[in-house]
RNA sequence: CUUAUCAAGAGUGGCGGAGGUACAGGACCUGUGAAACCACGGCAACCACCCUGCGGGGAACGGUGCCAUUUCCUACGACGUUUUUAACGAUCGAGAGAUGAG
Numbered sequence: 001c002u003u004a005u006c007a008a009g010a011g012u013g014g015c016g017g018a019g020g021u022a023c024a025g026g027a028c029c030u031g032u033g034a035a036a037c038c039a040c041g042g043c044a045a046c047c048a049c050c051c052u053g054c055g056g057g058g059a060a061c062g063g064u065g066c067c068a069u070u071u072c073c074u075a076c077g078a079c080g081u082u083u084u085u086a087a088c089g090a091u092c093g094a095g096a097g098a099u100g101a102g
Stems, first nucleotide, its partner, number of pairs: 001102006011040004019029003024074003041067003046063002049058003071096001076093003079089004
C1' cells in the first nucleotide's frame, strides 16, 4: 500500500504499584489494585488443515488475534425527526484506528 472483518463471544492466578479505555473532547474502568510482564484457562475461526455438488460445510493439533464498556461514544458529510442559530438517531457513507491475509 491492497483487501476482508470490527453490535456476537471469551478470565483466573502470580508479579507489579498508578495508571488505563489509540489520539482530542466526553463518558467510564481502576488501591475492593491500572499498565506492562508471566503461567494456566478460554473465545473466535483470518491463515494453514479436512470434505465439497465450489454455494459452502467441518475440526480446533499448528501460525496469528482476542478475553470491561459497539472500535465505549463523538469528531467530517448525507439523510431523517423535532420544540430548528440547535438538538437528537442501534440510519447511510467517509476519515481515523485495530486485527488477519497478501